[in-house]
RNA sequence: AGAGUCGGCUGGGCAGUCGCUGUGUUUUCGCUCACGCGAGGACAUGGAGGAAAGUCCGGGCUCAGCGGGCAGGGUGCCAGGUAACGCCUGGGGGGCGCGAGCCCACGGAAAGUGCAACAGAGAGCAGACCGCCGAAGCGCCGGAAACGGCGCUGGCAAGGGUGAAACGGUGCGGUAAGAGCGCACCGCGUCGGUGGCCACACCCGACGGCAUGGCAAACCCCACCUGGAGCAAGGCCAAAUAGGGAAGUCGCAGUCGAUUUGGGCUGCAGCGCUCGCCCGCGCGUGCUUCCGGGUAGGCCGCUCGAGGCGUGCGGUGACGCACGUCCCAGAGGAAUGACUGUUCACGACAGAACCCGGCUUACAGGCCGGCUCUCCGC
RNA sequence: GGGCCAUUAGCAAAGCGACCCAAUGCGCUCCCCUGUCGAGGGAGAGAUCGUCCUUUUGAAUCCGACAUGGCCCGCCA
Numbered sequence: 001a002g003a004g005u006c007g008g009c010u011g012g013g014c015a016g017u018c019g020c021u022g023u024g025u026u027u028u029c030g031c032u033c034a035c036g037c038g039a040g041g042a043c044a045u046g047g048a049g050g051a052a053a054g055u056c057c058g059g060g061c062u063c064a065g066c067g068g069g070c071a072g073g074g075u076g077c078c079a080g081g082u083a084a085c086g087c088c089u090g091g092g093g094g095g096c097g098c099g100a101g102c103c104c105a106c107g108g109a110a111a112g113u114g115c116a117a118c119a120g121a122g123a124g125c126a127g128a129c130c131g132c133c134g135a136a137g138c139g140c141c142g143g144a145a146a147c148g149g150c151g152c153u154g155g156c157a158a159g160g161g162u163g164a165a166a167c168g169g170u171g172c173g174g175u176a177a178g179a180g181c182g183c184a185c186c187g188c189g190u191c192g193g194u195g196g197c198c199a200c201a202c203c204c205g206a207c208g209g210c211a212u213g214g215c216a217a218a219c220c221c222c223a224c225c226u227g228g229a230g231c232a233a234g235g236c237c238a239a240a241u242a243g244g245g246a247a248g249u250c251g252c253a254g255u256c257g258a259u260u261u262g263g264g265c266u267g268c269a270g271c272g273c274u275c276g277c278c279c280g281c282g283c284g285u286g287c288u289u290c291c292g293g294g295u296a297g298g299c300c301g302c303u304c305g306a307g308g309c310g311u312g313c314g315g316u317g318a319c320g321c322a323c324g325u326c327c328c329a330g331a332g333g334a335a336u337g338a339c340u341g342u343u344c345a346c347g348a349c350a351g352a353a354c355c356c357g358g359c360u361u362a363c364a365g366g367c368c369g370g371c372u373c374u375c376c377g378c
Numbered sequence: 379g380g381g382c383c384a385u386u387a388g389c390a391a392a393g394c395g396a397c398c399c400a401a402u403g404c405g406c407u408c409c410c411c412u413g414u415c416g417a418g419g420g421a422g423a424g425a426u427c428g429u430c431c432u433u434u435u436g437a438a439u440c441c442g443a444c445a446u447g448g449c450c451c452g453c454c455a
Stems, first nucleotide, its partner, number of pairs: 001374010012343007020047012049349001053360002056358005061230003072226005077091005092106001093104004107221002112219002114215002129160002131156003136153007168186006187210001188208005193202003234300004244291006251268006270283004307326008344347001379451007388404003396435001406422005428444003
């Protein structure tokens, strides 16, 4: 100098004017016996994000008498961090990269069940298409015989071929040809030893000729975790109308019965189908007072919190502890805007709605730091 | 704001590990039939299964992320 990799920060700045909104103080007017409430003004002060997003995980908070179990759901190498987690840190194992570094749902397939299209001889304790062999047995031919040739019964799984996958690999011996059949090394498994909290590693030793192929983001088994719904949760106050419950009283006309009070029945007035009228049908006494639940509406929940910043200490680290300091949106048609000046690199993704911790996704540009490789110069 | 569901030819819709480069109906194209149209009969085309990944030998189907569309969030009246 070039290429690369990892981590952190930032997300236009400054000044002015006019607005919006929360809170506090103060003031004017109105209402009220008062406490206070409502409307307006002045001053002070606060006012979006790293993702406020997706709603994918984990919690706080809230609600329904209590508790237990099953089912269901989730997580899955080990240790730690944390309120908790599927998150984070460190480590182990595997893979990729020359390297810094990156990626991995990474428990169990020797508990059981299941799956494997097509191709292929054979796909799970499998199998012989091509191929190799002719030692053994039998037959035929040649030969005096030994033996040779052909064929059958057969033997083999080294080589070819199929497939995603074919029941360890290389070499030597061995054999008729072959084969863990035997041996050496490698791989694998079991046991022991050593190191490590552990996952695991070492190869130190012994044993086993190889048994135990793949898929569990198939059922399942094992270990651990887990009730449901969500602030439109939920709590308090509480209209009008309708409806529920209780008490009291009861319109006009006719009629029944009765000594009277009280009562029964029928009709009318009323309402609905249907705006009115006619016919028809259905419903229905009316009025007064009280009680309880819920709705509209109002208030709370609502923002001081597993909080931010700084310093020190402990820890490889995630993080923890101590001290100091700060208060930093809280609406309910829902607030961040507009204009002017100046400056630069001319400004991306995007707007809180109960609150936190993560993950994921979107994102113009700028700044800082660690490390690696290559080339050049000294 | 919160909760849930769906996405497969132009439309509707089945399939939920290999049989599937995906069934069926309507629609579309061509042919036959008819004087012509319709109806009827026959043949055919048309799908990267919303997008990108993961697991698996193999994915429309399993897993994850994203996108688009839709539904619900109290009553007695």
Molecule: RNase P RNA; transfer RNA
Organism: Steroidobacteraceae bacterium